[in-house]
Order: sequence, then structure tokens, then C1' cells
RNA sequence: UAAAAAGUUUUCAAGGGUUCCGUGGCUGUUUAGCAGCCGGUCUGCGACCGAGAGAAAACGCGCGGCAUUUCCGCGUACACGGGAGGGACAAAAGCCCGGGAGGA
Repeated sequence: UAAAAAGUUUUCAAGGGUUCCGUGGCUGUUUAGCAGCCGGUCUGCGACCGAGAGAAAACGCGCGGCAUUUCCGCGUACACGGGAGGGACAAAAGCCCGGGAGGA
């Protein structure tokens, strides 16, 4: 200096906001209720978003094993910065730009 599966997906979860639902307040009303407006500084086992640097699983990949396939075993590491700034959805975020810039 260069290269590598240092891959993909799903589920979950830290976290995140507020379209929907729920909930709190106010107003109206024909008042078990319904409608409208406001509130996410509303602590929600609903729904939604959700990690490269969180978890698990599946697939994949690599090597090995009597093996062409099926099968089995092992491996699939590490990871400061999740900056600033920008972007999406209703909105925000450990989402995306991005294992980026920068640093070591």
C1' cells in the first nucleotide's frame, strides 16, 4: 500500500419519537356517550422506527473430516469516533450518509 463473507435476513432489545390507538386537559353537546382543539416535560406489556461498534437464530461463507451431493466438527475476529452537519417517514433516534470525517 492492497485484499478478504469483515455477508444477508428474521426476531428481540437499549434507545427513539408521536401518524394511528390509548391517555390527560379544555370546549361543545341531545351527556353510560360523541365531536373538536391542545399536550410526547403522557413514566403506555397497543402500534410504529430501531443499532457496523447490542443479543439470539437461520442462511451463507472458509477450513477440515471416510464424503460428488446429503452429513459432522471448527472458524466467521476486532471495533475509539454512534462527532459536527445533512437526510427520510407523522416524527425522532445507537435509523441512513457512516466501520464516513477525524483520532489511535
Source information:
Predicted 3D model of a 104-nucleotide RNA (Guanidine-I riboswitch aptamer) from Geobacillus sp. The sequence is in RNAcentral, with records from Ribocentre. Its mean pLDDT, the model's own confidence on a scale to 100, is 79. The source organism's lineage runs through Bacteria, Bacillati, Bacilli, Anoxybacillaceae and Geobacillus. Its Rfam family is "Guanidine-I riboswitch aptamer". Rfam's curators write: This family represents a conserved RNA structure found upstream of the ykkC and yxkD genes in Bacillus subtilis and related genes in other bacteria. The function of this family is unclear although it has been suggested that it may function to switch on efflux pumps and detoxification systems in response to harmful environmental molecules.